The RNA shown here (transfer RNA) has 73 nucleotides and comes from a Pseudobdellovibrionaceae bacterium. The prediction has a mean pLDDT of 80. The organism belongs to Pseudobdellovibrionaceae, within Bacteria. It matches the Rfam family "tRNA". Rfam describes the family as follows. Transfer RNA (tRNA) molecules are approximately 80 nucleotides in length. The family's RNA type in Rfam is transfer RNA.
RNA sequence: GCGCCAGUAGCUCAGUUGGUAGAGCAGAUGACUCUUAAUCAUCGGGCCCGGGGUUCGAGUCCCUGCUGGCGCA
Numbered sequence: 001g002c003g004c005c006a007g008u009a010g011c012u013c014a015g016u017u018g019g020u021a022g023a024g025c026a027g028a029u030g031a032c033u034c035u036u037a038a039u040c041a042u043c044g045g046g047c048c049c050g051g052g053g054u055u056c057g058a059g060u061c062c063c064u065g066c067u068g069g070c071g072c073a
Base pairs, nucleotide, nucleotide: 001072002071003070004069005068006067007066010025011024012023013022019056027043028042029041030040031039049065050064051063052062053061
């Protein structure tokens, strides 16, 4: 330099044919316990890597940039 893949909650990931974004773990609160842990219940937390475009509507489609991984040279 070229090609491919990935970027969504603190972390690991899901997200259907474009139709108002979810799970597990972690966290907070309560119950239980002598206390902790475990267990149970409840709750909070992200406008989806940046910018632009298409569309009534974009995490999803298109263009471009950035970051990471893999391969080729």